[in-house]
RNA sequence: GCACCUAUAGUUCAAUGGAUAGAACACCGGCCUCCGGAGCCGGCGAUCUGGGUUCGACUCCCGGUGGGUGCACCA
Numbered sequence: 001g002c003a004c005c006u007a008u009a010g011u012u013c014a015a016u017g018g019a020u021a022g023a024a025c026a027c028c029g030g031c032c033u034c035c036g037g038a039g040c041c042g043g044c045g046a047u048c049u050g051g052g053u054u055c056g057a058c059u060c061c062c063g064g065u066g067g068g069u070g071c072a073c074c075a
Stems, first nucleotide, its partner, number of pairs: 001071007010025004018055001027043005048064005
C1' cells in the first nucleotide's frame, strides 16, 4: 500500500428496518451483619465520526477514524 472483518455502558454480550436501545459483571447507595463477604433492593451509565436511503436506521449504502487478520513491498 491492497483486501477482508470489526466498532453499543468501565468490561462481556443482546436488540425482524418500527414504542422510551435490554441484560450480566463492575461501580455507587440502602437492607442484612459485631465488621466484611455473600445475598436482597435501588441507582448511575452506551449506539466511533460525517453524510445518504427510508414515513422510520444500532441495523442498509458511501466517506473518515480506531482495532484485528491476510497479502504485497522493504534497494
A computed fold for a 75-nucleotide RNA from an Opitutia bacterium, annotated as transfer RNA. The prediction has a mean pLDDT of 83. The sequence was found in a public genome assembly. Rfam family: tRNA. From the family's description: Transfer RNA (tRNA) molecules are approximately 80 nucleotides in length.